A computed fold for a 1390-nucleotide RNA from an uncultured bacterium, annotated as small-subunit ribosomal RNA. The sequence is in RNAcentral, with records from Greengenes. Its Rfam family is "Bacterial small subunit ribosomal RNA". Rfam links the family to the GO terms ribosome and structural constituent of ribosome. The coordinates come from a structure-prediction model, not an experiment, and the mean pLDDT is 82.

RNA sequence: CCCUUAGAGGGUGCUCUUGGCUCAGGAUGAACGCUGGCGGCGUGCUUAACACAUGCAAGUCGAACGAGAACCAAUGGAAUGAGGAUUCGUCCAAAGGAAGUUGGGGAAAGUGGCGGACGGGUGAGUAACGCGUGAGCUAUCUGCCUUGGAGUGGGGAAUAACGGUUGGAAACAGCCGCUAAUACCGCAUGAUACAGCUAUCCCGCAUGGGGUUGGCUGUCAAAGAUUUAUCGCUCUGAGAUGAGCUCGCGUCUGAUUAGCUUGUUGGCGGGGUAACGGCCCACCAAGGCGACGAUCAGUAGCCGGACUGAGAGGUUGGCCGGCCACAUUGGGUCUGAGACACGGCCCAGACUCCUACGGGAGGCAGCAGUGGGGAAUAUUGGGCAAUGGGCGCAAGCCUGACCCAGCAACGCCGCGUGAAGGAAGAAGGCUUUCGGGUUGUAAACUUCUUUUCUCAGGGACGAAGAAAGUGACGGUACCUGAGGAAUAAGCCACGGCUAACUACGUGCCAGCAGCCGCGGUAAUACGUAGGUGGCAAGCGUUAUCCGGAUUUAUUGGGUGUAAAGGGCGUGUAGGCGGGAGCGCAAGUCAGAUGUGAAAACUCAGGGCUCAACCCUGAGCCUGCAUUUGAAACUGUGUUUCUUGAGUGCUGGAGAGGCAAUCGGAAUUCCGUGUGUAGCGGUGAAAUGCGUAGAUAUACGGAGGAACACCAGUGGCGAAGGCGGAUUGCUGGACAGUAACUGACGCUGAGGCGCGAAAGCGUGGGGAGCAAAAAGGAUUAGAUACCCUGGUAGUCCACGCCGUAAACGCCCUAAAGGGGGUUGGGGGGACUGACCCCCUCCGUGCUGCAGCUAACGCAAUAAGUAUCCCACCUGGGGAGUACGAUCGCAAGGUUGAAACUCAAAGGAAUUGACGGGGGCCCGCACAAGCGGUGGAGUAUGUGGUUUAAUUUGAAGCAACGCGAAGAACCUUACCAGGUCUUGACAUCGUGCGCAUAGCUCAGAGAUGAGUGAAGCCCUUCGGGGCGCAUAGACAGGUGGUGCAUGGUUGUCGUCAGCUCGUGUCGUGAGAUGUUGGGUUAAGUCCCGCAACGAGCGCAACCCUUGUAUUUAGUUGCUAUGCAAGAGCACUCUAGAUAGACUGCCGUUGACAAAACUCAGGAAGGUGGGGAUGACGUCAAAUCAUCAUGCCCCUUACGACCUGGGCCACACACGUACUACAAUGGCGCGCAACAGAGGGAAGCAAAACAGCGAUGUGGAGCAAACCCCUAAAACGCGUCCCAGUUCAGAUUGCAGGCUGCAACCCGCCUGCAUGAAGUCGGAAUUGUUAGUAAUCGCGGAUCAGCAUGCCGCGGUGAAUACGUUCCCGGGCUUUGCACUCACCGCCCGUCA
Repeated sequence: CCCUUAGAGGGUGCUCUUGGCUCAGGAUGAACGCUGGCGGCGUGCUUAACACAUGCAAGUCGAACGAGAACCAAUGGAAUGAGGAUUCGUCCAAAGGAAGUUGGGGAAAGUGGCGGACGGGUGAGUAACGCGUGAGCUAUCUGCCUUGGAGUGGGGAAUAACGGUUGGAAACAGCCGCUAAUACCGCAUGAUACAGCUAUCCCGCAUGGGGUUGGCUGUCAAAGAUUUAUCGCUCUGAGAUGAGCUCGCGUCUGAUUAGCUUGUUGGCGGGGUAACGGCCCACCAAGGCGACGAUCAGUAGCCGGACUGAGAGGUUGGCCGGCCACAUUGGGUCUGAGACACGGCCCAGACUCCUACGGGAGGCAGCAGUGGGGAAUAUUGGGCAAUGGGCGCAAGCCUGACCCAGCAACGCCGCGUGAAGGAAGAAGGCUUUCGGGUUGUAAACUUCUUUUCUCAGGGACGAAGAAAGUGACGGUACCUGAGGAAUAAGCCACGGCUAACUACGUGCCAGCAGCCGCGGUAAUACGUAGGUGGCAAGCGUUAUCCGGAUUUAUUGGGUGUAAAGGGCGUGUAGGCGGGAGCGCAAGUCAGAUGUGAAAACUCAGGGCUCAACCCUGAGCCUGCAUUUGAAACUGUGUUUCUUGAGUGCUGGAGAGGCAAUCGGAAUUCCGUGUGUAGCGGUGAAAUGCGUAGAUAUACGGAGGAACACCAGUGGCGAAGGCGGAUUGCUGGACAGUAACUGACGCUGAGGCGCGAAAGCGUGGGGAGCAAAAAGGAUUAGAUACCCUGGUAGUCCACGCCGUAAACGCCCUAAAGGGGGUUGGGGGGACUGACCCCCUCCGUGCUGCAGCUAACGCAAUAAGUAUCCCACCUGGGGAGUACGAUCGCAAGGUUGAAACUCAAAGGAAUUGACGGGGGCCCGCACAAGCGGUGGAGUAUGUGGUUUAAUUUGAAGCAACGCGAAGAACCUUACCAGGUCUUGACAUCGUGCGCAUAGCUCAGAGAUGAGUGAAGCCCUUCGGGGCGCAUAGACAGGUGGUGCAUGGUUGUCGUCAGCUCGUGUCGUGAGAUGUUGGGUUAAGUCCCGCAACGAGCGCAACCCUUGUAUUUAGUUGCUAUGCAAGAGCACUCUAGAUAGACUGCCGUUGACAAAACUCAGGAAGGUGGGGAUGACGUCAAAUCAUCAUGCCCCUUACGACCUGGGCCACACACGUACUACAAUGGCGCGCAACAGAGGGAAGCAAAACAGCGAUGUGGAGCAAACCCCUAAAACGCGUCCCAGUUCAGAUUGCAGGCUGCAACCCGCCUGCAUGAAGUCGGAAUUGUUAGUAAUCGCGGAUCAGCAUGCCGCGGUGAAUACGUUCCCGGGCUUUGCACUCACCGCCCGUCA
């Protein structure tokens, strides 16, 4: 200089932080699920070092030796005998080739040599010089091989095979006899070997080693074969290779393993070995190892490397390579150059097999293969052609080493499943807002190609020496030709992390899930489909490792409150350490040399068509050892210094410690006196004490414990802690001085000591207080809080315990500002004890930089720097269990795991909440008035009942509410009777008798019949209306108000709710909006890191109250009435004026504002109304309406009749009427409203009726006519009673509405005359024209209000005040709450 380092989710209402959990990446000897075309290169029992049938895996040499089967040749000619002859007895005889002999041949076995110690397998054991790395052997061996030197003479005795024989089932063994050798044994010769003695030179730290082929003495050898080329054999030197031994360093976990060791450690002398050595033995000594972790226990083959990682590291050791160990388990040994020997031997154990029961045989962790185990791992294949090994002179033989093939997507790499064109954007699928969209150039179709595939032809390299011969793979790779898109795509995912979305089904079910989580009727999260995304002959899942994780932190973390500073000191080991000079060179730095095997890795190049794979070269291997140099730093040696540290001297301060002595106040107890009925105690009481004299009071006495005031954020001590006074003994700190030492220092694992209270032991002591136990209260209970007494204990002495919220925030050193205050000391100045100034030590507060997640800390650090110790690593389980140790005990110290959760925490923020605080408001309380709750009735609700009693509303904020009016209708409910394109809408076709009327059946809907007149409009296109018919569809007061719109209630007409910009804070957020006043008010003023703005408040609007003006009919006026006149008044309805704290005074801060007076019809928003901020309650309504989805479709739709919504043991709400004399009743020429309504209407006068009402019909579409007042007031009566109160209930007689008053209307008259005598607990309304009281009107409506909405008449009482109840506003504080106290949460039980 270059390259290299990625995060996310969830935890909270929100934020920052701590901290764990989870995910995305890579890897694997893998397994499982679904799927599967080809090739190349690799890989393939991780489990039972479990047991093994069968075959093969180590033989070879006849050129060491004896003997020698089959077979061949030669010789030989037997038995038999075609045929011929015959005297029938036999004879001749081709053929046939036996035995034997000779020669060749060489199987099998044997003697002998070499090799079976290599190659191949496995990882059980092993924590070790086993392995790695680097040294050493002056303490060693080494067959075959290479290279030197010398030699190979002459003899001997056996033995297997073999023959005979014996035993045995077998394995095998014994005896007798024969025989050979490169088998065995002497003799000779022999040195540079070995041993001893000895001369001399050189080397080494030492034991010692090497040379002079020094000198002398002693000892030791051999084997032959043959093709005559050679190959062997013996002794010996050197080399190479291999092996053995020793040492430095490195090499897992546990201290809940702390002591281990007797051949143990060493010595002397022997034995043994190739060699050193307690390796073994005798004797002697008592050593050796260990907190730098011995011993013990657990686990494990080690390494090159592999995976991962930015790296440092972490994990791992399968394939390949090096080393080690093992070969059924354990032990031992022979042979040999080499073994204590995988396919040798012996013994013992287990197991398996054979057996004639006497006895024998065996060892797949070699290659295949079998059983078993397991989630799981292959053929009882071909070949020695190549490479390599053994034997042999060689030919050659052997070789499950090896080379190949087979099986397996187990892995890596490569290829293919077609390419181009192709829009009517086909069909089909999916979806849809019904228009379309999407699948999708995708397909079809046209043209083209042939990798792959099939067939046919050709056809290797691998084979090397001079040539020839030799190929398992293999007719394989490869090349050429022909055919034909032909033979070839799946898996996972689609809520976020994380690329990719819709429909249907399901309905907290079925299921999913790595974490968070999804599913309870509209699921992008389950299942399916379509579509999409990702990877691809694979894709997912599971398991394991690394990463992310700076989450063990060397790089690279922390400990005030999140986990984490030891209770405190002293001090051992250890770690770290002041200034200067001179050496050394251990650390450190630089150079060189050796080594760091190969493979792997990186780079470059090359070979298979590419790649994987393979080859070549370079780098790398960061290490270790040796050596040369440098000398700053650390170290070390030495000399020196004084500032760190310590000592000396002079002083003053102090509840520092230990011991002894003394003192007064108070409590209690005892004695005596005085004195009398209570005392004591509490929220209130009671237990208790007291007439046997208490409490109170006075005097005297006893005893124990603690020391008021001084006293303080003050002093001392290491901490715990220390407080009356005096004395004795004693520790430490501080100041001054600068005489002495000369780094003597800091920290400190273990160790040792101290260590509050409670507790324990022994002995004292005991006044007060007071666990336990007791009694009285409180309470649902009260094993508590309160009260009464009261025992251990508290006190002393001695001993133990060893813990606390043992707490300012672990110890040490050094450095940087300022202000005030207090304790101790010194100095300056001063007349001065005072004051003032400087300084050291100590003790507090505030506060800058800096730090911190924030809070906060801040010269007494939690800042900065260095050093040492202790401690932490998610929550719970748990400071528990077990073990060890300490303790008399109680218990302390040390200190886990299983299992379980996805959090648990810290700090801060916004709200809500508090039987927290402050301020304020409201008919909230209080002060008054009237009610409700009791009675009867009306009405609503619950409950019950019913065929149905349709339904909604549910604390305030449901209940005279939806309903401003259920006899039918309404009506949604029930029973019965009916209809099915429908009672209602649109569209197609056809008809034109549109629509009536009448008769009959029926409860009616409806049905049957009869039948007059003979459709309407028209721009002549048609339209309206009705009927018939087909299907699309209608219809639903069916569900979901938790899918919604709209509307409404409530907090609340409460004064709040927010925004922009700026500022502060890492951030959530804060500020503004808080503070001081004031207001009905976030109303206004002042102040202020805020400045402004919006929605709310107020005002603007309506109404009412006053006046002026304008206009006047139906109004008003004069008059007895009317006409006519007029508009002053009343009134009507337009305009205007008026009220704004404007003015005066006082208070206030010179403000806002408050208070008072005046004027005024009205005075401080004049009264009333409309008007309801951001939001809360998943508040109410799918039955006003609208509407998504679901559901019904000869019915959950539609029509009709009747019934029901009106039931009735009961409970609740809201009202009416009363209980009477402030009243009832009667009489009166008894006065006076407002606001409304009126044509299918209001209805006057008059008449009839006791009355409801009827007759009647003037007038009025209304300031004209009508509905239209009562309580008041006057007079009389009743006389406190269930009444001359009250009017329910019931009977009779009537009236009205209506198709119809039975269920089920209202009214009238007569008669009847219930309950009720002012209402328990509790509870409601109301502050002025209000409460209370009196009547009137209207909507709905045929009829039906005690309800609702309005109207006026008469017309009060009280408010000291804000302690309390309820609700609300602002602010502050606490918080583990945030679906927010109806919260959260603990225990027990199920």